[in-house]
RNA sequence: GGGGCUGUAGUUCACUUGGCUAGAACGUCGCAUUUGCAAUGCGAAGGUAGUGGGUUCGAAUCCCACCAGCUCCA
Numbered sequence: 001g002g003g004g005c006u007g008u009a010g011u012u013c014a015c016u017u018g019g020c021u022a023g024a025a026c027g028u029c030g031c032a033u034u035u036g037c038a039a040u041g042c043g044a045a046g047g048u049a050g051u052g053g054g055u056u057c058g059a060a061u062c063c064c065a066c067c068a069g070c071u072c073c074a
Base pairs, nucleotide, nucleotide: 001073002072003071004070005069006068007067010026011025012024013023019057028044029043030042031041032040050066051065052064053063054062
């Protein structure tokens, strides 16, 4: 220098041939249960889907550029 893959909640991930209000587990907080802790049950908070544009009535999803990580070639 060139090619490929990945980027979504605090963490690990799903959802992806465009369409309801973007979900799950763990974690965090509250309540119940307990003498207390743990476990369990119920509930809540937490995301402008890496950044910026484009296409579209509508984008996490399609297109472009850039950034970061991993990887292959030279």
Molecule: transfer RNA
Organism: candidate division WS6 bacterium OLB21